[in-house]
Predicted 3D model of a 131-nucleotide RNA (FMN riboswitch aptamer (RFN element)) from Cryobacterium algoritolerans. The sequence was found by an Rfam model in a public genome assembly. Of the family's consensus pairs, 100% are formed in the model.
RNA sequence: AACGUGCUCCGGGGUCGGUGUAAUUCCGAACCGGCGGUGAAAGUCCGCGACCCGUUCCACCUCAGGGUGGAUCGGUUGAGCUGGUGAAAUUCCAGCACCGACGGUUAAAGUCCGGAUGAGAGGCGCACGAG
Numbered sequence: 001a002a003c004g005u006g007c008u009c010c011g012g013g014g015u016c017g018g019u020g021u022a023a024u025u026c027c028g029a030a031c032c033g034g035c036g037g038u039g040a041a042a043g044u045c046c047g048c049g050a051c052c053c054g055u056u057c058c059a060c061c062u063c064a065g066g067g068u069g070g071a072u073c074g075g076u077u078g079a080g081c082u083g084g085u086g087a088a089a090u091u092c093c094a095g096c097a098c099c100g101a102c103g104g105u106u107a108a109a110g111u112c113c114g115g116a117u118g119a120g121a122g123g124c125g126c127a128c129g130a131g
Base pairs, nucleotide, nucleotide: 003129004128005127006126007125009123010122015029016028017027018026030111031110032100033099034048035047036046037045043098044097052075053074054073056071057070058069059068060067061066080096081095082094083093084092102114103113104112
């Protein structure tokens, strides 16, 4: 150095115009891209997290049916091609595409509001341990 344990801190971005009684939701144009990995830098490759659904246990609420919260285990989970350079790139360069949880809303949301001053993959660091 690497490894193990504990702890601190950090840990998601993005809009204008038109129509209309009403839309940052429609239409037109624009804009955004969590974490680890990879022969070389990734929204679209491989995996993870978030969101969503459920199991089991516990607590609380309820006459009951059932509901809420926490822990745990499991499930679901979007989208890229062509050419160029190169030893190596679905990651760079060029061109043309595509994708985006749930609830709310005078009108349908990746971009507004909310759960969320949350959670979290993980990252820097510190201490200790063992070798």